[in-house]
RNA sequence: GCCAUCCUAGCUCAGCUGAUAGAGCAUUCGAUUCGUAAUCGAAAGGUCGAGGGUUUGAAUCCCUUGGAUGGCUCCA
Numbered sequence: 001g002c003c004a005u006c007c008u009a010g011c012u013c014a015g016c017u018g019a020u021a022g023a024g025c026a027u028u029c030g031a032u033u034c035g036u037a038a039u040c041g042a043a044a045g046g047u048c049g050a051g052g053g054u055u056u057g058a059a060u061c062c063c064u065u066g067g068a069u070g071g072c073u074c075c076a
Base pairs, nucleotide, nucleotide: 001072002071003070004069005068006067007066010025011024012023013022019056027043028042029041030040031039049065050064051063052062053061
């Protein structure tokens, strides 16, 4: 320098075939217990790396760009 994959909740990830953004863990509250842990229930938490475009509608498609990981002389 080129190519590929990835970036979504505090953490690990799903959703990527355009149509309400989700799960587990963690956190908070409640139930249970003499109490704690465990268990059960609930709540809170994200304008989906950033900017722009297409569309009635974008995490998803297109363009530009930042970051992470891996590969590379073969193709063009």